Predicted 3D model of a 113-nucleotide RNA (SAM riboswitch aptamer (S box leader)) from a Flavobacteriales bacterium. Taxonomically the source falls in Flavobacteriales (Bacteria, Pseudomonadati, Bacteroidota, Flavobacteriia). It was read from a public genome assembly, where an Rfam model found it. Its Rfam family is "SAM riboswitch aptamer (S box leader)". Gene Ontology term of the family: regulation of gene expression. Its mean pLDDT, the model's own confidence on a scale to 100, is 76.
């Protein structure tokens, strides 16, 4: 870097360094941010996956270590379907719609080439 597969709902503090944007990519939004974002580092917490020990036979719940996480649901939409009340039309369908449910895409874990 590619394929696979599993999870993305909750959940999780402060300090230093730095000084302008940033929240993944193209687009609209929405929201952080000089009362210092984003990002590095320390400490600390949080518990998704793996791995050992332990328990234990419908498991799991502790402990210890690798990673990863610690604003806002992967911050929200799109792409497909379905689609209340209501609105628009009105014979009627189509059209908007909240809001469901699926795909893509991301991101992290293991595995493999």
């Nucleotide at each position: 870097u590619g394929c696979u597969u599993a999870u993305c709902g909750c959940g999780a503090a402060a300090g230093a360094c730095g000084g302008a944007g940033g929240g993944a990519a193209a687009a609209g939004g929405c929201c952080c941010u000089a009362c210092g974002a984003u990002g590095u580092c320390u400490u600390g917490g949080c518990a998704a996956c793996c791995c050992g020990g332990g328990a234990a036979u419908u498991a799991g719940g502790c402990c210890g270590g690798g990673u990863g996480c610690c604003a806002c649901a992967u911050c929200c939409u799109a792409c497909c379907a379905c689609g209340a009340a209501g609105g628009a039309a009105u014979c009627a369908a189509c059209c908007c719609g909240a809001g469901u449910g699926g795909a893509a895409a991301g991101a992290u874990g293991a595995g493999c080439a």